Large-subunit ribosomal RNA, domain II from a Candidatus Wolfebacteria bacterium, 696 nucleotides, folded computationally.
Context: one part of a larger RNA
RNA sequence: GCCAACGAGUUUAUAUAUAUUGCUUAGCUAAACCAUACAGUGGUGGAGCUCUAGGGAAACCGAGUAUUAAUAGUGCGAAAUUUGUAGUAUGUAUAAGACCCGAAACCAAGUGAGCUUGCCAUGAGCAGGGUGAACCCCGCAGAAAUGUGGGAGGAGGCCCGAACCGGUUGGUCGUACAAUUCCAUCGGAUGACUUGUGGUAAGGAGUGAAAAGCUAAUCGAACUUGGUAAUAGCUGGUUCUCUCCGAAAUAGCUUUAGGGCUAGCGUCGUGUGUACCUUUUGGGGGUAGAGCACUGGAAGGUUUAAAUAGGGGGAAACCUCGUUAAACCUAUCAAACUCCGAAUACCAAAAGUAAAUUACGCGGCAGUUAGACUACGGGGGCUAAGCUCCGUUAGUCGAAAGGGAAACAGCCCAGAUCUCUAGAUAAGGUCCCUAAAUCUACACUAAGUGCAAACUAAGGAUGUGAAAUCUCAUAGACAAUCAGGAGGUUGGCUUAGAAGCAGCCACCCUUUAAAGAAAGCGUAACAGCUCACUGAUCAAGAGGUCUCGCGCCGAAAAUAAUCGGGGCUAAGUGUAGUACCGAAUCUGAGGAUUCAUGAUUACUUCGGUAAUUGUGAGUGGUAGGAGAGUAUUCCACUCCGCAUUGAAGCCAAAGGGGUGACCCAUGGUGGAGCGUGUGGAAGUAAGAAUGUUGGC
Numbered sequence: 001g002c003c004a005a006c007g008a009g010u011u012u013a014u015a016u017a018u019a020u021u022g023c024u025u026a027g028c029u030a031a032a033c034c035a036u037a038c039a040g041u042g043g044u045g046g047a048g049c050u051c052u053a054g055g056g057a058a059a060c061c062g063a064g065u066a067u068u069a070a071u072a073g074u075g076c077g078a079a080a081u082u083u084g085u086a087g088u089a090u091g092u093a094u095a096a097g098a099c100c101c102g103a104a105a106c107c108a109a110g111u112g113a114g115c116u117u118g119c120c121a122u123g124a125g126c127a128g129g130g131u132g133a134a135c136c137c138c139g140c141a142g143a144a145a146u147g148u149g150g151g152a153g154g155a156g157g158c159c160c161g162a163a164c165c166g167g168u169u170g171g172u173c174g175u176a177c178a179a180u181u182c183c184a185u186c187g188g189a190u191g192a193c194u195u196g197u198g199g200u201a202a203g204g205a206g207u208g209a210a211a212a213g214c215u216a217a218u219c220g221a222a223c224u225u226g227g228u229a230a231u232a233g234c235u236g237g238u239u240c241u242c243u244c245c246g247a248a249a250u251a252g253c254u255u256u257a258g259g260g261c262u263a264g265c266g267u268c269g270u271g272u273g274u275a276c277c278u279u280u281u282g283g284g285g286g287u288a289g290a291g292c293a294c295u296g297g298a299a300g301g302u303u304u305a306a307a308u309a310g311g312g313g314g315a316a317a318c319c320u321c322g323u324u325a326a327a328c329c330u331a332u333c334a335a336a337c338u339c340c341g342a343a344u345a346c347c348a349a350a351a352g353u354a355a356a357u358u359a360c361g362c363g364g365c366a367g368u369u370a371g372a373c374u375a376c377g378g379g380g381g382c383u384a385a386g387c388u389c390c391g392u393u394a395g396u397c398g399a400a401a402g403g404g405a406a407a408c409a410g411c412c413c414a415g416a417u418c419u420c421u422a423g424a425u426a427a428g429g430u431c432c433c434u435a436a437a438u439c440u441a442c443a444c445u446a447a448g449u450g451c452a453a454a455c456u457a458a459g460g461a462u463g464u465g466a467a468a469u470c471u472c473a474u475a476g477a478c479a480a481u482c483a484g485g486a487g488g489u490u491g492g493c494u495u496a497g498a499a500g501c502a503g504c505c506a507c508c509c510u511u512u513a514a515a516g517a518a519a520g521c522g523u524a525a526c527a528g529c530u531c532a533c534u535g536a537u538c539a540a541g542a543g544g545u546c547u548c549g550c551g552c553c554g555a556a557a558a559u560a561a562u563c564g565g566g567g568c569u570a571a572g573u574g575u576a577g578u579a580c581c582g583a584a585u586c587u588g589a590g591g592a593u594u595c596a597u598g599a600u601u602a603c604u605u606c607g608g609u610a611a612u613u614g615u616g617a618g619u620g621g622u623a624g625g626a627g628a629g630u631a632u633u634c635c636a637c638u639c640c641g642c643a644u645u646g647a648a649g650c651c652a653a654a655g656g657g658g659u660g661a662c663c664c665a666u667g668g669u670g671g672a673g674c675g676u677g678u679g680g681a682a683g684u685a686a687g688a689a690u691g692u693u694g695g696c
Base pairs, nucleotide, nucleotide: 001696002695003694004693005692006691011096012095013094014093015092016091017090018089019088020087021086022085023084026050027049028048032044033043034042035041054061055060064076065075066074067073099237100236102234106227107226108225109224110223111222117201118200119199120198121197122196123195124194125193126191128160129159130158131156136151137150138149139148140147141146164188165187166186169184170183171182203219205215206214207213240629241628242627243626244625245624250263251262252261253260254259264368265367266365267364268363269362270361271360272359275358277352278351279350280349281348282347283346289340290338291337295334296333297332299330300329301328302327303326304325305324306323310321311320312319313318371397372396373395374394375392376391377390378389379388380387402413403412404411417591418590419589420588422587423586424585428581429580430579431566432565433564437578439577440576441575442574443573444572450568451567459553460552463550464549465548466547468545469544470543471542472541480537481536482535483534484533486510487509488508491505492504493503516531519530520529521528592619593618594617595616596615597614598613599612600611601610602609603608630685632682633681634680635679636678637677639675641674642673649669650668651667652666655664656663657662
């Protein structure tokens, strides 16, 4: 991992709701006793309980009562209205293990020191080598203390190093029925040494050269059993089918925030009976916008005022720059400004339509209280976030499949009862992948820009198309070519030089068709080459500004790397149009089923129920509510049921029935029991729980 078996809302009591049965001239017995065919029996038993009246804490009073001084007022009742009681079944609540499994823990009583820690008693062990303390003896020196040399001696938590004890470094082994192998290297090795045997100290206790170490592979409180099914607002799991409806992720409170309670939203029953929608009319408002009339902010200007108080100039008068305040003018800003002021929304009334599984009240049962994105209006943030917090009872997902968006919960279209090899469409598409236009018309783009939307800036540019406007132009423009571009003069100054062209000043006059005391290159300075300006040739447009469309550069990321791809010059972009494709939508045909409303038939406890048939509206669905069924085991009755002429069980995609759970038939296997119908009772349905046990 797979297979098989087992595996989770049970039982009792009480309460309550619904259904149903008995009685109702109210109902029911409990314990106990008697009888008996001994069982799910029959009887006696009215003690007691509920109901028939409530109010009050109570005494108590009573259709009233309590409060109160009250005959007032008020609360709860009566009246209008309504059967009650006992049993059974189902739903739910409460108490219990209370749907099942799951802690870490807590407490009690015991068991452990054959492991290990400390201690006690009694034993044992430590090759060899080195060093050479004290004490002692002798010599020498010395008056002595003492010094010095030699001998002898054999101390030491001394040195080197086996056994022994340990486990430093590296390698090796290697995740194993559990802590450490092996190799090399290394520490201690007469000591606070190592070790045998026996004894002793224990669970909030021991022992500890102290690491919260160790106390039997267990230690920040051992192990065993019990309390015990501890508790778990937490995680996981919770077993057959079909039908009807179908949520919430919000508010308030909460030692509350991943839990609860009440309300909201769901469902079932019951009651009221249109309270719904549209239009019209009438309301209040202070939002969007706008505005500056108030409150404030901020810019410019004018005028006036102030010197208790700034700077500069002046001998002074005074002038000038500024400061503060006010008024006025111009142009403005505001969630906590308003002289104004919508659209929606909200409230009320009337009329109209005739709506459904509407709305509202009461009662049973819930679930939900982690929401997500999109659009719009906002707060926070950076007008960042697939960010966060509100609002619009907005939309979708959640709980929604289908088509489109390449793929893609929340976007666009559209809400799947079932069947059909029928048709029409939506969004979106129509060259190929790929169903349908290589469609029609007119434009634009040359960048592969682009090829659905969503991502591209400031800035730059004779890209290109369109519109507007201004200037020049057959009295010849713009461009091009040819020619001229002169003289006073090398202007004056400066300077080594300065001659149009280093620099400063001035920038005139003449001849002219025109020509600057010169716009640029150049020279040491000249020279030289151009320009402005003019003529000729040529010939009809030329130049500028501005607006719009589509493009270009700006433009850098991890696959060579994408428009989904191929690819495309349209198969790109814009405008207009026609056709077609395209979904579980709609239509057509045929079934099923729910609800409402008719008809007919049958039954009836006269309340209705069932069947057939017509009409209308429906039938996605998580949590959840409601309803109807299937299957398993057992019990009672039943079929004068089936069975060795073969029961149950098992195997067989194949025959038949049912919407389905499932049922029936047939064949094989198997070898002894089993089923139908009605009712009853449950150890009543497995794929999940790191489920349990067994097998492979």
The full RNA is in RNAcentral, with records from ENA and SILVA. Its Rfam family is "Bacterial large subunit ribosomal RNA". Gene Ontology terms of the family: structural constituent of ribosome and ribosome. Its mean pLDDT, the model's own confidence on a scale to 100, is 81. The organism belongs to Candidatus Wolfeibacteriota, within Bacteria.